This is a predicted structure of a 145-nucleotide RNA (c-di-AMP riboswitch aptamer (ydaO/yuaA leader)) from Bacillus pinisoli. The model forms 96% of the base pairs in the Rfam consensus. Its Rfam family is "c-di-AMP riboswitch aptamer (ydaO/yuaA leader)". From the family's description: This family represents a conserved RNA structure found upstream of the ydaO and yuaA genes in Bacillus subtilis and related genes in other bacteria. Lineage of the source: Bacteria > Bacillota > Bacilli > Caryophanales > Bacillus. The sequence was found by an Rfam model in a public genome assembly. Its mean pLDDT, the model's own confidence on a scale to 100, is 76.

RNA sequence: UUACAUAGUCUGCUUAAUCCCAAUGGGAGCGGGGGAACCAAAUUUUCAUGUGGCAAAGACCACAGGGGUGAAUCCUUUUAGUAGGUAGGGUGAGUUUCUACAUCCGAAUCCGACAGCUAACCUCGUCAGCAUUAAUAGAGACCAA
Numbered sequence: 001u002u003a004c005a006u007a008g009u010c011u012g013c014u015u016a017a018u019c020c021c022a023a024u025g026g027g028a029g030c031g032g033g034g035g036a037a038c039c040a041a042a043u044u045u046u047c048a049u050g051u052g053g054c055a056a057a058g059a060c061c062a063c064a065g066g067g068g069u070g071a072a073u074c075c076u077u078u079u080a081g082u083a084g085g086u087a088g089g090g091u092g093a094g095u096u097u098c099u100a101c102a103u104c105c106g107a108a109u110c111c112g113a114c115a116g117c118u119a120a121c122c123u124c125g126u127c128a129g130c131a132u133u134a135a136u137a138g139a140g141a142c143c144a145a
Base pairs, nucleotide, nucleotide: 011131012130013129014128018028019027020026021025029126030125031124032123033122034121039116050063051062052061053060065114066111067110068109069108074085075084076083088105089104090103091102092101094142095141096140097139098138099137100136
């Protein structure tokens, strides 16, 4: 001097997931679910159940059904999320809007027979995972110097 790896800090990113306090907890902020009227939906002849744990019923448990969180749906393909696309979502470093370009994601999981919207009200979460050596550009506004 160069390259690689590890650790820490600063800074930054995804996400609701941050901050404060007298701190085994409690607040503020942010976010989710349940829950009237009205509206929506439904209305007809019959039928709202089904599978397994279990021989039966009930209860309980795990699931097709249905529903929730989330951007994460849908199509084709494959023995197989195997491969290709796609609705949609993120990043490109002062913030933000638009445009262009580049690039990445397009999962996972919960409820357990059940939930439309929904004021009052009730209730829950505030995790986790990452990043490089200058952070692509143009226009507008703001901020800072």